[in-house]
Molecule: c-di-GMP-I riboswitch aptamer
Organism: Nitrospirales bacterium
RNA sequence: UCUCGAUAAUAGCAAACUCAUCGUGAGGUGAGGACGCAAAGCCACGGGUCAGAAUUUCCUGAUAGCCGGGUUACCGAA
Numbered sequence: 001u002c003u004c005g006a007u008a009a010u011a012g013c014a015a016a017c018u019c020a021u022c023g024u025g026a027g028g029u030g031a032g033g034a035c036g037c038a039a040a041g042c043c044a045c046g047g048g049u050c051a052g053a054a055u056u057u058c059c060u061g062a063u064a065g066c067c068g069g070g071u072u073a074c075c076g077a078a
Stems, first nucleotide, its partner, number of pairs: 004076002012037002017032006035065001041071003045068003048063005
């Protein structure tokens, strides 16, 4: 350095739900709150799922905590 992930250590993130708010909607943002996470950091490239519009084809958006992939990264037992 690469791979890997421990009854290690230092940190980190934040599901459901509640309140407020944005959006046609899926869903997003902020605060509270923790189910969990070794990338639950980031990216919509491929697949899936969801929403909107069309209803022959096709399009737009959401989801990274659905899977795969790309990229950056703390620690250092086996």